Notes:
A computed fold for a 113-nucleotide RNA from a Pseudomonadota bacterium, annotated as SAM riboswitch aptamer (S box leader). Model confidence (mean pLDDT): 85 of 100. Its Rfam family is "SAM riboswitch aptamer (S box leader)". Its family is annotated with regulation of gene expression in the Gene Ontology. It was read from a public genome assembly, where an Rfam model found it. The model forms 97% of the base pairs in the Rfam consensus.
RNA sequence: CACUCAUCGAGACCGGCUGAGGGAAAGGCCCUUCGACGCCGGGGCAACCGCCAGGCCUAACCAGUCUGGAAAGGUGCCAACUCCUGCGACCUUGCGAGGUCGACAGAUGAGCA
Numbered sequence: 001c002a003c004u005c006a007u008c009g010a011g012a013c014c015g016g017c018u019g020a021g022g023g024a025a026a027g028g029c030c031c032u033u034c035g036a037c038g039c040c041g042g043g044g045c046a047a048c049c050g051c052c053a054g055g056c057c058u059a060a061c062c063a064g065u066c067u068g069g070a071a072a073g074g075u076g077c078c079a080a081c082u083c084c085u086g087c088g089a090c091c092u093u094g095c096g097a098g099g100u101c102g103a104c105a106g107a108u109g110a111g112c113a
Base pairs, nucleotide, nucleotide: 003111004110005109006108007107008106013042014041015040016039017038021031022030023029026085027084028083043078044077045076048074049073051069052068053067054066055065056064082105087102088101089100090099091098092097
């Protein structure tokens, strides 16, 4: 980088350094010299892997799966619904548009290669 699966309307700051852009892409709309973004230190949020316990299954164990707990360890995250929209279907409509679901794309985790 690719592929598979799952989740994505909740949550989370204080300093130091630097100095002009940043929010993936397009159109918007936001953030930002009252210092954003990025890096570093500390802190926190959360619970994907992992940890502990119990249930199901089994002759039993392992594995798998469900429920609960904690948060050692591995990640991740700490503006705005993945900030909104684009594409499709259906519904509503005062015909201006609006709503629901889905897809594409993206992010994160686990697996696989």